[in-house]
RNA sequence: GCGCCUAUAGCUUAAUGGAUAGAGUAGCGGCUUGCGGAGCCGUUGAUCCCAGUUCGACUCUGGGUAGGCGCA
Repeated sequence: GCGCCUAUAGCUUAAUGGAUAGAGUAGCGGCUUGCGGAGCCGUUGAUCCCAGUUCGACUCUGGGUAGGCGCA
């Protein structure tokens, strides 16, 4: 330099182009406990960036950024 793959919450992830982006775990609060832990209930938090297509984009297209693999 070229090609391919990946990017969603702190972490692991789900989501036929169409419902308020859904869970687990972690965090926070509560119940419980002599105090913790475990358990139960509640709650906070996310689509890598910029454009395009579309009535509608996490999803499709183009260009970037970052990571991984291969070729040189």
Annotation:
This is a predicted structure of a 72-nucleotide RNA (transfer RNA) from Candidatus Woesebacteria bacterium RBG_13_46_13. It matches the Rfam family "tRNA". It is annotated as a transfer RNA. NCBI's taxonomy places the organism under Bacteria, Bacteria candidate phyla, Candidatus Woeseibacteriota. The prediction has a mean pLDDT of 81.